[in-house]
Context: one part of a larger RNA
């Protein structure tokens, strides 16, 4: 001096309590363990791995297996040597990579350029090492701490400052004090929004307005008032305001801790492989399944299902593109086809609500897995293993055991939309949008973290 402590002492946080909706059963997506497997690629593993790298595995990707090929190579510069072509087109043999024959056959400013072949230098490696690294995250934690300089104390580790009284969201500010002052953090400086003014307005609007759009500015600081204890602030009221005490949200993550993750994004030391641990190709396999677990999705219904009718969003995206409208098809879809590089067209009818009618409490007109047929789409191809329709089929499920999440407001929790990525999609994921719109907080014993002070220690 620091960690611990079932040791005191203050204080905080959806951490407990008060509440609302879930998970734990079930039947399915996904992830992972585990057992299959020629393979089931590799990483990640308590919080802080398990819808995680993966913002999309039929092929490719692809790192795995099989099986067939090739050895300066799939790529990079460079030397020498030869040679004019290489490309490319066509047979043949092949799964297919190549391989074999044959057509065709340079350029040039004479320095050379290009190409292929042969050699040699060397290239490749998703092979190990994340306990050699850099970079780059996660975590405590948006928790309020972490330092220093001079000084003073102390033989010395170190101490003070940074503590003590209040106060705060805050080591925030106030008072005091052997400190005085600094520096990273806090705050604020930035973004979005929620009022208004002004400017400018097209492709928005029937309108010069308005809504919007996007660019300036204004406005909120405990400024004002009153009460309460000196400051600093604070509670409680109230004035005016859209907006009241950090108005809401976001970006922003101190000193370090976890030999914490990544050598498979990307770099890189070492170490290995080098006719193979490189490379290329057809196939397959990551898609297996007795089970286990974690995240979801859809449900058991009548606050609802099923028919009809009628209304209202925002954020996005669009030329190998969205794609209006016609017109075929019960539908996926399919023809022709406008307009649009988009405030102009177009994805784009938002659903939930609402208004009517049916069911009537049932394993049902609830639930929709499963499985039959018949089709549409994307792609060279959908069997392994892709959506997506349209008949039929119609399983589990009657609200879930001990335990367990999330959330304090435009939040939860219902509801649809859009988008990455992508031909297509296993998308229920992820990221965002908006539309309806709750409950409860008595309080801090006690659970779990975490700061501060003090206190025991045989622990460093």
């Nucleotide at each position: 001096u620091g960690a611990c402590g079932g040791g005191g002492g203050c204080c905080c946080g959806c951490a407990c309590a008060a509440g609302c909706a879930g998970c734990g059963g079930a039947g399915c997506g996904u992830g992972u363990g585990g057992u299959u497997u020629a393979a089931u690629u590799c990483g990640a593993u308590g919080c802080g791995a398990c819808g995680c790298g993966a913002a999309g595995a039929a092929c490719c990707u692809u790192a795995c297996c099989u099986g067939g090929a090739c050895u300066u190579g799939a790529c990079a510069u460079g030397c020498a040597g030869c040679g004019g072509a290489c490309c490319g087109c066509g047979g043949c043999g092949g799964a297919a990579a190549c391989g074999u024959c044959g057509c065709u056959u340079c350029c040039u400013u004479c320095g050379g350029g290009c190409c292929a072949c042969u050699g040699c230098a060397c290239a490749g490696a998703u092979g190990c090492u994340g306990c050699a690294c850099g970079g780059c995250u996660g975590u405590c934690g948006u928790c309020a701490g972490c330092u220093c300089g001079u000084g003073c104390c102390g033989u010395g580790a170190g101490g003070u400052g940074u503590u003590g009284g209040g106060u705060u969201a805050a080591g925030u500010c106030c008072c005091g004090c052997a400190a005085c002052g600094a520096g990273c953090g806090c705050a604020a400086c930035c973004c979005c929004u929620g009022u208004c003014a002004c400017u400018a307005g097209u492709u928005g609007u029937a309108u010069u307005u308005c809504u919007c759009u996007a660019g300036u500015g204004a406005g909120a600081c405990u400024g004002c008032u009153g009460u309460g204890a000196a400051c600093a602030a604070c509670a409680c009221a109230g004035a005016g305001g859209a907006a009241g005490g950090c108005g809401g949200g976001g970006a922003u993550g101190a000193c370090g801790u976890c030999a914490a993750g990544u050598c498979a994004g990307c770099g890189u030391g070492g170490c290995u492989c080098u006719u193979a641990c490189a490379c290329c190709c057809g196939g397959g396999g990551c898609g297996a399944c007795a089970c286990a677990c974690a995240c979801g999705c859809u449900a058991c219904a009548a606050u609802g299902g099923c028919c009809g009718g009628u209304a209202c969003a925002a954020c996005g995206g669009g030329c190998a593109g969205c794609g209006a409208c016609g017109u075929c098809g019960c539908g996926a879809g399919g023809c022709g086809a406008a307009g649009c590089g988009a405030a102009u067209c177009c994805c784009u009818u938002a659903a939930a609500a609402c208004c009517g009618g049916u069911c009537u409490c049932a394993g049902u007109u609830c639930g929709g897995a499963u499985u039959g047929c018949a089709g549409g789409c994307u792609g060279a191809a959908a069997c392994u293993c892709g959506c997506c329709u349209g008949c039929a089929u119609g399983a589990a499920g009657u609200c879930g055991g001990a335990g367990u999440u999330g959330c304090u407001a435009g939040u939860a929790a219902a509801c649809g939309c859009a988008g990455g990525u992508c031909a297509g999609c296993c998308a229920u994921a992820c990221u965002g949008c908006g539309u309806u719109g709750a409950a409860u907080a008595c309080g801090u014993u006690c659970u779990c973290g975490g700061g501060c002070c003090u206190u025991g220690u045989a622990c460093a």
Predicted 3D model of a 460-nucleotide part of an RNA (small-subunit ribosomal RNA, 3' major domain) from an uncultured prokaryote. Its mean pLDDT, the model's own confidence on a scale to 100, is 83. RNAcentral holds the full RNA, with entries from ENA.